[in-house]
RNA sequence: AUUUCAUGCAGAGUGGCUGAGGGACGAGCCCUACGAAGCCACGACAACCGGAUCGGAAUUGAUUUUCUGGUCGCCCGGUGUCAACUCUCGCCCUACACAGGGGGAACAUGAGAU
Numbered sequence: 001a002u003u004u005c006a007u008g009c010a011g012a013g014u015g016g017c018u019g020a021g022g023g024a025c026g027a028g029c030c031c032u033a034c035g036a037a038g039c040c041a042c043g044a045c046a047a048c049c050g051g052a053u054c055g056g057a058a059u060u061g062a063u064u065u066u067c068u069g070g071u072c073g074c075c076c077g078g079u080g081u082c083a084a085c086u087c088u089c090g091c092c093c094u095a096c097a098c099a100g101g102g103g104g105a106a107c108a109u110g111a112g113a114u
Base pairs, nucleotide, nucleotide: 001114002113003112004111005110006109007108008107013042014041015040016039017038021031022030023029025090026089027088028087043082044081045080048078049077050076051072052071053070054069055068056067057066058065086106091103092102093101094100
């Protein structure tokens, strides 16, 4: 980089350095000198992977192997996240005065494959 699968209505910020942008993209709307983005320190949230623990299914000669559900987050590891539903809409269907509902695309994160 390409691709597959899962998740995206919950949750969680302070300080220091610095100093003008940021919310992927377009439109809107919003955040921001009462300090944006970035970096650093410490903290928190969460439960994707690892881990711990309690079950279930299949399989094996076997306490073998594989799949799968719940719980934990004290201790330990790999990530991620800590304004607004992924801020809203964008394409299709439904509805149509508006709001709304379903799906898709894109994007983000994780796990796997190439």